[in-house]
RNA sequence: GGCUCCGUAGCUCAGUUGGCAGAGCAGUUGACUCUUAAUCAGCGGGCCGAGAGUUCGAAUCUCUCCGGAGUCA
Numbered sequence: 001g002g003c004u005c006c007g008u009a010g011c012u013c014a015g016u017u018g019g020c021a022g023a024g025c026a027g028u029u030g031a032c033u034c035u036u037a038a039u040c041a042g043c044g045g046g047c048c049g050a051g052a053g054u055u056c057g058a059a060u061c062u063c064u065c066c067g068g069a070g071u072c073a
Base pairs, nucleotide, nucleotide: 001072002071003070004069005068006067007066010025011024012023013022019056027043028042029041030040031039049065050064051063052062053061
């Protein structure tokens, strides 16, 4: 340098027939408990790597960058 894949919550990841952004863990509040842990109920947390385009509408399609992994040379 060419090709392929990935980038979404603090972490691990879903969501790709374009139509309200989600789960688990973690955090936090309450219940329970002598206390802790466990368990149960609730709450907060994201402008979906950046920019542009297409579209009534983009995490999703197209283009250019940035970062990571693999592979070929």